[in-house]
A computed fold for a 486-nucleotide part of an RNA from a metagenome, annotated as small-subunit ribosomal RNA, 3' major domain. The full RNA is in RNAcentral, with records from SILVA.
Context: one part of a larger RNA
RNA sequence: UGACGGGGGCCUGCACAAGCGGUGGAGUAUGUGGCUUAAUUCGAUGCAACGCGAAGAACCUUACCUGGCCUUGACAUGUAGGUAGUAGAAGGAUGAAAGUCUGACGAUCCCGCAAGGGAAGCUUACACAGGUGCUGCAUGGCUGUCGUCAGCUCGUGUCGUGAGAUGUUGGGUUAAGUCCCGCAACGAGCGCAACCCCUGUGUCCUGUUGCUACCCGGACGAGAGUUCGGGGCACUCUGGACAGACUGCCUCGCUUAAACGAGGAGGAAGGUGGGGAUGACGUCAAGUCAGGAUGGCCCUUACGGCCAGGGCUGCACACGUACUACAAUGCCCGGCACAAAGGGAAGCGAGACCGCAAGGUGGAGCAAAUCCCCAAAAACCGGGCUCAGUUCAGAUUGUCGGCUGCAAUUCGCCGACAUGAAGCUGGAAUCGCUAGUAAUGGCGCAUCAGCUACGGCGCCGUGAAUACGUUCCCAGGCCUUGUACA
Numbered sequence: 001u002g003a004c005g006g007g008g009g010c011c012u013g014c015a016c017a018a019g020c021g022g023u024g025g026a027g028u029a030u031g032u033g034g035c036u037u038a039a040u041u042c043g044a045u046g047c048a049a050c051g052c053g054a055a056g057a058a059c060c061u062u063a064c065c066u067g068g069c070c071u072u073g074a075c076a077u078g079u080a081g082g083u084a085g086u087a088g089a090a091g092g093a094u095g096a097a098a099g100u101c102u103g104a105c106g107a108u109c110c111c112g113c114a115a116g117g118g119a120a121g122c123u124u125a126c127a128c129a130g131g132u133g134c135u136g137c138a139u140g141g142c143u144g145u146c147g148u149c150a151g152c153u154c155g156u157g158u159c160g161u162g163a164g165a166u167g168u169u170g171g172g173u174u175a176a177g178u179c180c181c182g183c184a185a186c187g188a189g190c191g192c193a194a195c196c197c198c199u200g201u202g203u204c205c206u207g208u209u210g211c212u213a214c215c216c217g218g219a220c221g222a223g224a225g226u227u228c229g230g231g232g233c234a235c236u237c238u239g240g241a242c243a244g245a246c247u248g249c250c251u252c253g254c255u256u257a258a259a260c261g262a263g264g265a266g267g268a269a270g271g272u273g274g275g276g277a278u279g280a281c282g283u284c285a286a287g288u289c290a291g292g293a294u295g296g297c298c299c300u301u302a303c304g305g306c307c308a309g310g311g312c313u314g315c316a317c318a319c320g321u322a323c324u325a326c327a328a329u330g331c332c333c334g335g336c337a338c339a340a341a342g343g344g345a346a347g348c349g350a351g352a353c354c355g356c357a358a359g360g361u362g363g364a365g366c367a368a369a370u371c372c373c374c375a376a377a378a379a380c381c382g383g384g385c386u387c388a389g390u391u392c393a394g395a396u397u398g399u400c401g402g403c404u405g406c407a408a409u410u411c412g413c414c415g416a417c418a419u420g421a422a423g424c425u426g427g428a429a430u431c432g433c434u435a436g437u438a439a440u441g442g443c444g445c446a447u448c449a450g451c452u453a454c455g456g457c458g459c460c461g462u463g464a465a466u467a468c469g470u471u472c473c474c475a476g477g478c479c480u481u482g483u484a485c486a
Stems, first nucleotide, its partner, number of pairs: 001486002003483003007480007015470002019433005026324008034315002042053002064310007073128001077127007088105001091102004108119004130299002133297003139293001141288003144284001146282001151190006157166003170181003196276004201243005207237001210233002214231007246270001249264005326426001330385006342373003347366002352361003392423001397418007439462007
């Protein structure tokens, strides 16, 4: 100087407390351990591995296993030799395919009058290719984490023999090393904040594919009104510019002050308005050689390459993360409203028709503010059920179908009918959340032929409760103290 302390002081955080909803019990989905296996490819392992790499394992992917094949190789560059019936190739044989054997037919470019020479291609040989083989403790790059915590340092000066100290400590204050005051310090840098994006208010501009208050005309209608066309851009909206918030104004408090704190006015918004992006010096020899790159080591008729089938989906068991429930604030049936954000051409696919349905036939329109996906669901209205393992719950199994795809047996998803298991609120323990949040309801997208998505990333609807407080648990910051630790 640090680190540590079941030392002290001050402070912060869904850390506790106060609340709401879960997990731990059940069934299933998914990941992991273990076991099994010819193989169940590999990696990730406290927080910070375990719906993680994987934003799509039937083949492919695929790295694993078994078997069948290839050896300058599936791919790159170079050297030397050979090569005109050459390169290519319909077809044939064998085979699971890959491959192997054969093969009618049969080329190209450059120089040159020609003879011929050269190139491409093929082939032989050699340099080499190739390796998801090892080492993340040889590395770059990227990432996680402490932590969006408020810290980490430097120049000059001063102090100390020196390591170092000071500044950065102290008194206030803040979300903040934020700001103010003081001070042998004075300044500065990386962080904080601001600048960036979205959202919340207004003004102006913009009017098609958007809008429809007002005007005109047509159709339907008893009327209210609906719809179409033409004016129109007022409104909504689209998306561009600007304004707006700064403790600016008022009162009070603090140590006379400043910074600041509390309250108020005005305002769409008030003290960082809400959310995002943004992650200092460093820590963990943290993670990744399997994303790609890369040193070294290793393999070279195989640890390389091709193919078929299998495996990654195995199942006495254990754990994590989720979904669905155990019901009446519910379930079932019928009716009936109100979104946002996205996607669409080998695509989205309307109306119509067929089918109980999954789906099929068909094809209008749309490279999309125009057309389509598109039905939002919970909510609300009416009816049924009446506390029961039930009209709860839906696992499991059987049968029949549908779709994608060369192919659903191992091993896809969906529908109909039948079947109806466990489960009556969950031990010890444990997690999330402070507001448009939790809880709850649906919708979209990426990957993708299809899909094991209940996952991930977004969007909107409905919409709470509670916080006395900081004694305690956990993590962190500053000061100080002890230390036989570095």
About this RNA: The coordinates come from a structure-prediction model, not an experiment, and the mean pLDDT is 83.